[in-house]
Context: one part of a larger RNA
RNA sequence: UGACGGGGAACCGCACAAGUAGUGGAGCGCGUGGCUUAAUUCGAAGCAACGCGAAGAACCUUACCGAGAUUUGACAUUUGCUGCAACGCGUUAGAAAUAACGUUGAGGUUAACAGUAAACAGAUAGUGCAUGGCUGUCGUCAGUUCGUGCCGUGAGGUGUAGGGUUAAGUCCUCUAACGAACGCAACCCCUGUCGCUAGUUGCUAACAUUAAGUUGAGUACUUUAGCGAGAUUGCCGCUGCAAAGCGGACGAAAGCGGGGCCGACGACAAGUCAGUAUGCUUCUUACAUCUCGGGCUGCACACGCGCUACAAUGGCUAUUACAACGGGUUGCUACCUUGCGAAAGGAUGCUAAUCUCUAAAAAUAGUCUCAGUUCGGAUUGAAGUCUGCAACUCGACUUCAUGAAGACGGAAUUACUAGUAAUCGCGGAUCAGCUACGCCGCGGUGAAUACGUUCCCGGUUCUUGUACA
Numbered sequence: 001u002g003a004c005g006g007g008g009a010a011c012c013g014c015a016c017a018a019g020u021a022g023u024g025g026a027g028c029g030c031g032u033g034g035c036u037u038a039a040u041u042c043g044a045a046g047c048a049a050c051g052c053g054a055a056g057a058a059c060c061u062u063a064c065c066g067a068g069a070u071u072u073g074a075c076a077u078u079u080g081c082u083g084c085a086a087c088g089c090g091u092u093a094g095a096a097a098u099a100a101c102g103u104u105g106a107g108g109u110u111a112a113c114a115g116u117a118a119a120c121a122g123a124u125a126g127u128g129c130a131u132g133g134c135u136g137u138c139g140u141c142a143g144u145u146c147g148u149g150c151c152g153u154g155a156g157g158u159g160u161a162g163g164g165u166u167a168a169g170u171c172c173u174c175u176a177a178c179g180a181a182c183g184c185a186a187c188c189c190c191u192g193u194c195g196c197u198a199g200u201u202g203c204u205a206a207c208a209u210u211a212a213g214u215u216g217a218g219u220a221c222u223u224u225a226g227c228g229a230g231a232u233u234g235c236c237g238c239u240g241c242a243a244a245g246c247g248g249a250c251g252a253a254a255g256c257g258g259g260g261c262c263g264a265c266g267a268c269a270a271g272u273c274a275g276u277a278u279g280c281u282u283c284u285u286a287c288a289u290c291u292c293g294g295g296c297u298g299c300a301c302a303c304g305c306g307c308u309a310c311a312a313u314g315g316c317u318a319u320u321a322c323a324a325c326g327g328g329u330u331g332c333u334a335c336c337u338u339g340c341g342a343a344a345g346g347a348u349g350c351u352a353a354u355c356u357c358u359a360a361a362a363a364u365a366g367u368c369u370c371a372g373u374u375c376g377g378a379u380u381g382a383a384g385u386c387u388g389c390a391a392c393u394c395g396a397c398u399u400c401a402u403g404a405a406g407a408c409g410g411a412a413u414u415a416c417u418a419g420u421a422a423u424c425g426c427g428g429a430u431c432a433g434c435u436a437c438g439c440c441g442c443g444g445u446g447a448a449u450a451c452g453u454u455c456c457c458g459g460u461u462c463u464u465g466u467a468c469a
Stems, first nucleotide, its partner, number of pairs: 001469002003466003007463007015453002019416005026308008034299002042053002064294007073120001077119007088103006122283002125281003131277001133272003136268003143182006149158003162173003188260004193229007202219003207216002232254001235248005310409001314368006326357003331350002335346004375406001380401007422445007
């Protein structure tokens, strides 16, 4: 100087407390461990691995296993020699890769392709403890340093401490310090109010018209999207030396308005050689490459994350409203017909503010009456639909039948402070299809509670002890 303390003081955070909804019990989904296996490819490991890499494992992917093949190679560059096409098509063998045979054939002769020989290619082989780059966490915590000066023999200190204040090393004051840098904040984006500009594919107050903003018309309003305005403790009162704090007015918004992006110096030899790059090591008729089939989906069990429930604030039936973000031409599909349905057959519009995907909870009416039930839907049987060379291992969905556990869950434990939690549906990426109940977004309905900081956890500052570095 740090680090540590079941030392002290001050302070902060959904850290506790106050509340709400859960998890832990059940069934199922997903991930992991273990076991099994020819293989169940590899990585991730307290927080910070475990719906993680994987925003899509039937083949492919694929890295694993079995079998069948190739050896200048599936891919790149160069050189020597040889051939005249190459690609394609057909037949035969085969699981295919591939091999053999037949055939068409442009117009090139330094090309291209094939063969051969050689330099070389290739490796998801090893090392993340050789690395770059990127990332996680401490932590959006308020810290981390430098120049000169001053103090100290020196390590070092001061500045950065003290008194206040703040979300903040934010600002004020004091001061052997005076300045400065990286962080904080602001500048950027979304959202909340208003104005201007612009009205089509959007909108419709007045006039006309229609089944309908359908059309004429209009561009007020809503809205769209570009530019501006607006909030600064500016004003008032109180407290204070000041910074600032408390209350009030104005206002759509008030003291950081709400949300996002943004992550200092460093530490964890944290993660990644399997995203890519890369040193070194290793393999080179194989640890490379091609193909088919299998596996990654196994199942006594254990853990993590979720979904669905156990019902009446509910289930079922019927009727009837109201979104936003996004996507769409190998696509989204109105509408009609067929089918109980998944869907199919026609057909129409849209390269989209034009057409389309497109709501549910809620509301209204009826029924069920507390039951393992008209709760719950696992499991299983049968019949189908769709995608795709192909759904046996191993897809999703539909219909009929079946109708398991489950009576609100032990110790323990998670998230959340407002348009939040809870609850309801919708969209997108990946994608032929899908294991999505995941992830990333969107809107609808919409709470409770916070006395407080003694305690648990994490952190910041000062101080103290130390046989630790």
Record summary: Model confidence (mean pLDDT): 82 of 100. Predicted 3D model of a 469-nucleotide part of an RNA (small-subunit ribosomal RNA, 3' major domain) from Lytechinus pictus.